Model confidence (mean pLDDT): 80 of 100. A computed fold for a 100-nucleotide RNA from Acidipila sp., annotated as SAM riboswitch aptamer (S box leader). It matches the Rfam family "SAM riboswitch aptamer (S box leader)". About the family: The SAM riboswitch is found upstream of a number of genes which code for proteins involved in methionine or cysteine biosynthesis in Gram-positive bacteria.
RNA sequence: CGCUUAUCCAGAGUGGCUGAGGGGACAGGCCCUACGAAGCCACAGCAACCUGGCCCAUGUGCCAAGGUGCUAAUUCCUGCCUAAUGGGGAGAGAUAAGAU
Numbered sequence: 001c002g003c004u005u006a007u008c009c010a011g012a013g014u015g016g017c018u019g020a021g022g023g024g025a026c027a028g029g030c031c032c033u034a035c036g037a038a039g040c041c042a043c044a045g046c047a048a049c050c051u052g053g054c055c056c057a058u059g060u061g062c063c064a065a066g067g068u069g070c071u072a073a074u075u076c077c078u079g080c081c082u083a084a085u086g087g088g089g090a091g092a093g094a095u096a097a098g099a100u
Stems, first nucleotide, its partner, number of pairs: 003098006013043005021032003026079004044071003049067002051064004055059001075092001080089003
């Protein structure tokens, strides 16, 4: 890299360094950004996939937070099918666990 399964309309930001882009790529939109983008660091936080624990017990349960992940906007929206028109499905992507 590819494969399988599950989830993706919830949630959670400040400071320092730095200094112009960013929202994965392409296209079209829309948006964020010198009241500081991306990146790096520190601390804080969210969530609960794995993990550990608990039980008037095996649950769609509760608690914790060690391994990951995440902290603008639904995965920012659209792109293909359906013909639902803030819908459904597919595809792509992200994350976790697993198999090879």